[in-house]
RNA sequence: GGACGAUUAGCUCAGUGGCAGAGCGCUACAUUCACACUGUAGAAGUCGCUGGUUCGAUCCCAGCAUCGUCCA
Numbered sequence: 001g002g003a004c005g006a007u008u009a010g011c012u013c014a015g016u017g018g019c020a021g022a023g024c025g026c027u028a029c030a031u032u033c034a035c036a037c038u039g040u041a042g043a044a045g046u047c048g049c050u051g052g053u054u055c056g057a058u059c060c061c062a063g064c065a066u067c068g069u070c071c072a
Base pairs, nucleotide, nucleotide: 001071002070003069004068005067006066007065010024011023012022013021018055026042027041028040029039030038048064049063050062051061052060
């Protein structure tokens, strides 16, 4: 220098155009002498950034950034 892939909650990841989700974790309550387990409820997201397409974008397109793999 070139090719490809990834970027979504604290962590690991779903979500291929119409309300942003799950598991783990966290908080509160119930349970216990207490802890753990379990149950119920809750909080936590400018979906990496900037533009474009569209009635409508996490999703499609372009550029940029970061990370990874490969080639030279």
Background
A computed fold for a 72-nucleotide RNA from a bacterium, annotated as transfer RNA. Its Rfam family is "tRNA". By type it is a transfer RNA. The RNAcentral record of the sequence draws on ENA.